This is a predicted structure of a 1498-nucleotide RNA (small-subunit ribosomal RNA) from an uncultured bacterium. RNAcentral holds the sequence, with entries from SILVA. The prediction has a mean pLDDT of 83. Rfam family: Bacterial small subunit ribosomal RNA.
RNA sequence: AGAGUUUGAUCCUGGCUCAGGACGAACGCUGGCGGCGUGCUUCAUACAUGCAAGUCGAACGAGAAUCUGGUGCUUGCACCAGAGGAAAGUGGCGGACGGGUGAGUAAUGUGUAGAGAAUCUGCCCUGUACUGGGGGACAACAGUUGGAAACGACUGCUAAUACCCCAUAUGAGCGUACCUGAGAUGGUAUUCUUGAAAGUUCCGGCGGUACAGGAUGAGUCUGCAUCUGAUUAGCUAGUUGGUGGUGUAAUGGACUACCAAGGCGACGAUCAGUAGCUGGUUUGAGAGGAUGAUCAGCCACAAUGGGACUGAGACACGGCCCAUACUCCUACGGGAGGCAGCAGUAGGGAAUUUUGCGCAAUGGGGGAAACCCUGACGCAGCAACGCCGCGUGAUUGAGACGCCCUUCGGGGUGUAAAGAUCUGUCAGUGGGGACGAACGAUGACGGUACCCACAGAGGAAGCACCGGCUAACUCCGUGCCAGCAGCCGCGGUAAUACGGGGGGUGCGAGCGUUGUCCGGAAUCAUUGGGCGUAAAGAGUUCGUAGGCGGCACGUAAAGUCUGGUGUUAAAGGCGGAUGCUCAACAUCCGUACGGCACUGGAUACUUGCGAGCUAGAAUGCGGUAGAGGUAAAGGGAAUUCCUGGUGUAGCGGUGAAAUGCUUAGAUAUCAGGAGGAACAUCGGUGGCGUAAGCGCUUUACUGGGCCGUAAUUGACGCUGAGGAACGAAAGCCAGGGUAGCAAAUGGGAUUAGAUACCCCAGUAGUCCUGGCCGUAAACGAUGGAUACUAGGUGUUGCGGGUAUCGACCCCUGCAGUGCCGCAGCCAACGCGAUAAGUAUCCCGCCUGGGGAGUACGCACGCAAGUGUGAAACUCAAAGGAAUUGACGGGGACCCGCACAAGCAGCGGAGCAUGUGGUUUAAUUCGAAGCAACGCGAAGAACCUUACCAGGGCUUGACAUCCCUCUGAUGCAUCCUUAAUCGGAUGGUUCUACGGACAGAGGAGACAGGUGGUGCAUGGUUGUCGUCAGCUCGUGUCGUGAGAUGUUGGGUUAAGUCCCGCAACGAGCGCAACCCUCGUCGUUAGUUGGUAUUAAUGGUAUACUGUUAAUGACCUCUCUAGCGAGACUGCCGGUGAUAAACCGGAGGAAGGUGUGGACGACGUCAAAUCAUCAUGCCCCUUAUGCUCUGGGCUACACACGUGUUACAAUGGGUAGGACAGCGAGCAGCGAGACAGCGAUGUUAAGCAAAUCUCUAAAACCUAUCCUCAGUUCGGAUUGCACUCUGCAACUCGAGUGCAUGAAGUCGGAAUCGCUAGUAAACGCAGAUCAGCACGCUGCGUUGAAUACGUUCCCGGGUCUUGUACACACCGCCCGUCACACCAUGGAAGUCGACCACGCCCGAAGUACGUGAGCUAACCUUUUGGAAGCAGCGUCCUAAGGCAGGGUUGGUGACUGGGGUGAAGUCGUAACAAGGUAGCCGUACCGGAAGGUGUGGCUG
Repeated sequence: AGAGUUUGAUCCUGGCUCAGGACGAACGCUGGCGGCGUGCUUCAUACAUGCAAGUCGAACGAGAAUCUGGUGCUUGCACCAGAGGAAAGUGGCGGACGGGUGAGUAAUGUGUAGAGAAUCUGCCCUGUACUGGGGGACAACAGUUGGAAACGACUGCUAAUACCCCAUAUGAGCGUACCUGAGAUGGUAUUCUUGAAAGUUCCGGCGGUACAGGAUGAGUCUGCAUCUGAUUAGCUAGUUGGUGGUGUAAUGGACUACCAAGGCGACGAUCAGUAGCUGGUUUGAGAGGAUGAUCAGCCACAAUGGGACUGAGACACGGCCCAUACUCCUACGGGAGGCAGCAGUAGGGAAUUUUGCGCAAUGGGGGAAACCCUGACGCAGCAACGCCGCGUGAUUGAGACGCCCUUCGGGGUGUAAAGAUCUGUCAGUGGGGACGAACGAUGACGGUACCCACAGAGGAAGCACCGGCUAACUCCGUGCCAGCAGCCGCGGUAAUACGGGGGGUGCGAGCGUUGUCCGGAAUCAUUGGGCGUAAAGAGUUCGUAGGCGGCACGUAAAGUCUGGUGUUAAAGGCGGAUGCUCAACAUCCGUACGGCACUGGAUACUUGCGAGCUAGAAUGCGGUAGAGGUAAAGGGAAUUCCUGGUGUAGCGGUGAAAUGCUUAGAUAUCAGGAGGAACAUCGGUGGCGUAAGCGCUUUACUGGGCCGUAAUUGACGCUGAGGAACGAAAGCCAGGGUAGCAAAUGGGAUUAGAUACCCCAGUAGUCCUGGCCGUAAACGAUGGAUACUAGGUGUUGCGGGUAUCGACCCCUGCAGUGCCGCAGCCAACGCGAUAAGUAUCCCGCCUGGGGAGUACGCACGCAAGUGUGAAACUCAAAGGAAUUGACGGGGACCCGCACAAGCAGCGGAGCAUGUGGUUUAAUUCGAAGCAACGCGAAGAACCUUACCAGGGCUUGACAUCCCUCUGAUGCAUCCUUAAUCGGAUGGUUCUACGGACAGAGGAGACAGGUGGUGCAUGGUUGUCGUCAGCUCGUGUCGUGAGAUGUUGGGUUAAGUCCCGCAACGAGCGCAACCCUCGUCGUUAGUUGGUAUUAAUGGUAUACUGUUAAUGACCUCUCUAGCGAGACUGCCGGUGAUAAACCGGAGGAAGGUGUGGACGACGUCAAAUCAUCAUGCCCCUUAUGCUCUGGGCUACACACGUGUUACAAUGGGUAGGACAGCGAGCAGCGAGACAGCGAUGUUAAGCAAAUCUCUAAAACCUAUCCUCAGUUCGGAUUGCACUCUGCAACUCGAGUGCAUGAAGUCGGAAUCGCUAGUAAACGCAGAUCAGCACGCUGCGUUGAAUACGUUCCCGGGUCUUGUACACACCGCCCGUCACACCAUGGAAGUCGACCACGCCCGAAGUACGUGAGCUAACCUUUUGGAAGCAGCGUCCUAAGGCAGGGUUGGUGACUGGGGUGAAGUCGUAACAAGGUAGCCGUACCGGAAGGUGUGGCUG
């Protein structure tokens, strides 16, 4: 210090998440030692038991047990004296400290700084003075007595430092005078009145009283600070003040009577919620934020509420009284209690310890002291709860075993272990043994710390993680399952993400998880953010409070700056030392920033005051433009309606129609009239207005601006929370008006539907007057004001200058309104003197998306609704700008048998073949739009064959290795069988003697698999597409993704070429190079070609067929090698003089000459695991191998591809003619003969330019058929045959005879083809025993048409929009249905809290009364004074009654919202989203939504 996450990628905005630190923690796994700390955060819930506050005999009376002595003597009892001092009592001091808790409390609190002319203070200290004289009681005790008890009652006795009286007193009080001071309630003096004491002793003292002072502690008051909510805006009646009183230690409405009507509040009163405050703690760079355990200060509380008493101090935790709730005891009459003290128990909870030891230390209470008490405290125990420290060994030692991985070579664990040599911390055993004690005694801790000795590596390591963030990787298992997950996300058969193993990384007696806080988060921004489009400028203006404010002078010194003083407790923190072996920890010394208060000084700035100035602002004066506003009057064009005329059949409307109007006369046209609304042209990024908005003309009234001038005032200014006014359209109320238009509505169309778009009608409304409403995409999505910061160019208004006769033109100033643009700014787009630049001031607003501008509350409104405005819950995004693609029922250009123009087909029939479906034991498998379907299959009767049924084999049909045996194996024959299998017989090897080879048997490694996965793969292939594209290097531009190049102007079949250009070059593609055909030359001449001769036949020397021969020839044909040729090379034109195009010449061929091979980057998880290869998985007496038979050939049906036809351009018959590519020895097979024929028999030749297949067919000639289901067509079927083959039944092909089906040119729709092409015709070959309408080739005959690019399809380039990127087969909206979740309303219902009214009213203070009662004093003995009980009054806790407010739970039913797997209905939005979208408003509709009206361009 940052990182991950929105996208295909980018930049930005913005949220979510992580890495750090901390904790009174808890949970999981694990756990050796020590030191120091810490330990009910929850129920201020209830508490058993024990302890936590007593002490003093030197204040007092009395005095038990026990001991000593004595007496009586019944010798173990009684009495006396003394010692002794328990328990209880009177009295004093202390129980107001110490200890606990945080319920309440938002100020009677706390913190800080002050005040007192408004106070008190026991014990302690200092000082002064005094301590004289009397008196009467009450406990204890004794007796009687009540009660279960608690606890009393009565009678009697008694002491004191208990109580009372008198005396004295510096004191106190009233009055008077003086002093101080701003002020007297202060001080001094004085008259009068009044007020004290206590003794005890060890004789030293210890006490007692009064006053004054100090110290300590406490009470009171004041300034400032101190959480959230305005969906809490008004609160207040002792309330605010005064006067007289009461009360207090003391001020005060603290209380009371009377008087006045005040007091608080937007600088947040009141109300509600939450909360003890602080020093500090934690985090942070800091500013801040969060927090308030332990320790320390203050406050509050003590079961809940109220009250007083005592006292120096309390309204009192371990005191009292009362009320309430609860618990306990009870004899039922009545009593007792308060752990938020220390332990401990129950409960609650995720969770928090021992019913320990000791007063040895420190501290406290009492006491003269000894001493007693002290759960304060000191210690120990429990808990890894935290911090700190230590250990679990050290050195050496080969690359062991095991385990894991492996490419099988090895690698890892790993010096790790073992082994060897050492050491001894901690723990263990034994021995010694403290400090802490000052101060005589006294040590809980503790036989502890520490020291010494001993033995022995022995007793001591885990946890989390290993996809990225984030350090650390592999194997197996699992198979969207089980599971993980902080975020992104993993898991659907090769998971570094799940679980386990191995290994590794991190930390380590701990490690992880969870929770909370701060940080990162500049994500509330003072430091330190924003608001054109991301969230965010109020619709506009005026203006109150407030904030800010021009130039210069004087003064003050409030802010500001500077110095000093006080304070900011201690602890903590920081710095430096010291002590525990170190550290944590502890002790000592020093101390900062900052705050507050007092005080001295400075005066630049801000501020207050005083007196000025004129540059801001305003006024005056002179001009000026304008749809600025209000009211009234007038005008013409057009629509509609009415009347009349002319006129006749349609009009109107649409994509096309229909509804509608019209023979009762429309539309059209002419004339006249009525009425309402709006004002064409001018008209313009022109004008005016604050905005909304304003447009015919004239008049009246009226607001503002601008220009010029510089006369007046003299900062009068800017902004503006609340507030006020204005505010389009729609809408509302009342009254008018209504021509046109037109929500709703009706009808007609469209459509699957059409509550729409289109059409015909049509009501509110639109218009006017008056009153509401108060919102819009009220937009420049840009608040107002002021100043500054390059220019250029329009336009409006006014002015100046030059010039002119004048108007223009030109230069220039101010004010508006536009465009372009520098710097600068910006995420980019863009803004750019009209800022989104640079600055200042003021206001408004924002803080992830959804829920939601919703709910509730309040205000306003007649209503519609508007303003204000949440939460639960849910998601990890939502969003802005720009980029590249893809897409568009966007645009421009171009190409293609893409359309068009043609030819021939398919779709109808029969058959063949493939597919689907169905069937089946099986009908093996694959291929699926184009790009599956005569496809894999270039050929299923067995085989093939993978499928089915049945039989058989198990190291196997096939490969390698080992052992044993045999000499075989093969062959031949026989039996059995459906066939293999099985059984039997016969004869038969080589050798260099090691063996080789073969077979049989055996064991195991292994073989085998057409089993799965083409979504694990290689290879191969299809397709876009033979389309013209796809990229790179360097440079440049951009923050970047990217762009440029590759775009543009021409041109081409082409990113082909040329030109231009921030690009310059290059690569893969195109083209060319290759093969073929077409022309020529050359080489070669057999089996080819030609020639000659001979023989023979046809009729005869001519001609001709056949055969044979030739030392003949290679001109021609042909064969097959090598060359030539074509390059826009030449000419003309067009074009930019280019590239190129058009035309021409020559040429066999002309503009890539024809055809082929050749297929860029990539797309389709395209096809293929069944050609082959291959990872992984699966089977292993079977999913392997083998045999027989069956199936792949099924058949209601559907589709594709073909074939044959429907006929006369034809069919039959007879005759005749012309090819090329090819193939051939288990072959092609001439010829001859037989057969109607398929074919058979025999057989020549040929391993081929020689022989054979081989007949080419369409065609030509002749003839028959004469338009018909035919002499067309040939399916189907019957009979008889042929061939192949072990075998033609399922299931082959062919032949002859017979039979003679559908079909008469084919609906919607659809395919191919641009020239030797289509069409027609046959031939050959592969496969193959046989089987071809298929396929691959070959030749023969041989057309028609193309105007053209509007449209369909596909493709290319540029551009535009986009909410798409799995890329339109995209995305996405709303209702409905189902499930779950949270939430609003709701008749009610159940609580909690609050205040008020009334009733009742305990205890208690005060006051009144006091006829009853009473020791102290007085007294004349009777009374008095004084006191008490009792009673009454005021106040008042709890309680009761009634209404109200706030808040929460629940609630039949109901509203919307959110989330869910592949539900239903539609298609609203994103492209012109198929009707542009959106905003406000109104109406309507299952729903998205539609329509009207006004507005916006996003």